[in-house]
This is a predicted structure of a 263-nucleotide part of an RNA (large-subunit ribosomal RNA, domain VI) from a Bacilli bacterium. Rfam family: Bacterial large subunit ribosomal RNA. Its Rfam clan is "LSU clan". The organism belongs to Bacilli, within Bacteria.

Context: one part of a larger RNA
RNA sequence: CGUAGGAAAUUUGAAGGGUCUAGUCCCUAGUACGAGAGGACCGGGAUUAACGGGGCACUGGUCUAUCAGUUGUCACGCCAGUGGCAUGGCUGAGUAGCUACCCCCGGACGAGAUAAACGCUGAAAGCAUCUAAGCGUGAAGCUCUCCCUAAGAUUAGAUUUCCGAUUCGAAAGAAGUAAGAGCCGUUCAAUGUUAGGACGUUGAUAGGUCCGAUGUGUAAGCACAGUAAUGUGUUCAGCAGACGGAUACUAAUAGCUCGAGCA
Numbered sequence: 001c002g003u004a005g006g007a008a009a010u011u012u013g014a015a016g017g018g019u020c021u022a023g024u025c026c027c028u029a030g031u032a033c034g035a036g037a038g039g040a041c042c043g044g045g046a047u048u049a050a051c052g053g054g055g056c057a058c059u060g061g062u063c064u065a066u067c068a069g070u071u072g073u074c075a076c077g078c079c080a081g082u083g084g085c086a087u088g089g090c091u092g093a094g095u096a097g098c099u100a101c102c103c104c105c106g107g108a109c110g111a112g113a114u115a116a117a118c119g120c121u122g123a124a125a126g127c128a129u130c131u132a133a134g135c136g137u138g139a140a141g142c143u144c145u146c147c148c149u150a151a152g153a154u155u156a157g158a159u160u161u162c163c164g165a166u167u168c169g170a171a172a173g174a175a176g177u178a179a180g181a182g183c184c185g186u187u188c189a190a191u192g193u194u195a196g197g198a199c200g201u202u203g204a205u206a207g208g209u210c211c212g213a214u215g216u217g218u219a220a221g222c223a224c225a226g227u228a229a230u231g232u233g234u235u236c237a238g239c240a241g242a243c244g245g246a247u248a249c250u251a252a253u254a255g256c257u258c259g260a261g262c263a
Stems, first nucleotide, its partner, number of pairs: 001152001005163007015149004021049007033038001051106005059100004066093005071086006110144003117137004166175003180258004184200005205251003208247005214240003221234005
């Protein structure tokens, strides 16, 4: 821009894409078969591998603005307590998130037309012949079934709901609006930018604060014991990123723009 008014939702599916795998064990059955050795078809059940899709409750990994321990050195005048730098200095743990080695699911079933192949009936050619007319069986393959995209499918589809006869103008057209949309802002399990989702005071969208979860592991100060290092008590303390709630304290203010009147 189009889809002959403007919108908001929900959809149909032309077409396109994806998937399509394999092993082992058990039963049938030590049966059929075979002198024996051995050992099935058909059918049924279980399980696994790789691959694909999804997820983080579990098991683990990571967790560079969490907690603790600790070395060297510098600084805060000193002690104590802290901070900087040294691969996050090193070490031990570790929430959310992300993740696989973890967890769940998938390939199916079925239908149709077929390939090779196997047949029925059957002439040409009194016989024979699956083929010439006609009719069947038959595959992981093909078309569907399953999943995804999908009406720019210009053949531009369908359904539901909302708004609608304004002003100027002879007309063409323009203007202001409606439903609605956007700008802008607070943001997100969404994210390269876009897009998408939530929210914008009629408000819990983010931050802060409070409560909790969770992590770390018993802070500082003081007291006591010890010559001291240190230990014990106060103290399951103190501190804390992402997690769950609550709470308008802060910021989403104010406002602006676009957008039908129908060949």